[in-house]
Molecule: c-di-GMP-I-GGC riboswitch aptamer
Organism: bacterium
RNA sequence: UCCGAUAAAGGCAAACCCACAGAAAUGUGGGGACGCAAAGCCAUUGGGGUCUAAGUCCCGACGAGGGUCGGGAUAUGACAGCCCGGCUGCCGAAG
Numbered sequence: 001u002c003c004g005a006u007a008a009a010g011g012c013a014a015a016c017c018c019a020c021a022g023a024a025a026u027g028u029g030g031g032g033a034c035g036c037a038a039a040g041c042c043a044u045u046g047g048g049g050u051c052u053a054a055g056u057c058c059c060g061a062c063g064a065g066g067g068u069c070g071g072g073a074u075a076u077g078a079c080a081g082c083c084c085g086g087c088u089g090c091c092g093a094a095g
Stems, first nucleotide, its partner, number of pairs: 002095001003092002011036002016031006034081001040087003046084003049079003055074008
């Protein structure tokens, strides 16, 4: 250095519940542990993928009209606990 113990010291925290923020996806805090050796950080400033659709555009219905309702497309919104990648990092058995 690769690597990763039924090692030690510690760390993080899925689902679910509560509060708050948000149109939503989701995020933050508290509780809670399915798991994790990077489950630390990076999502305009790397690539793919997934989720959402406020706004915008299109279609339809209704309405005298301002408009209302429904459907579709779209990221500029989000996910690093989807994969690859980048940066940083604790411990030290065997090999």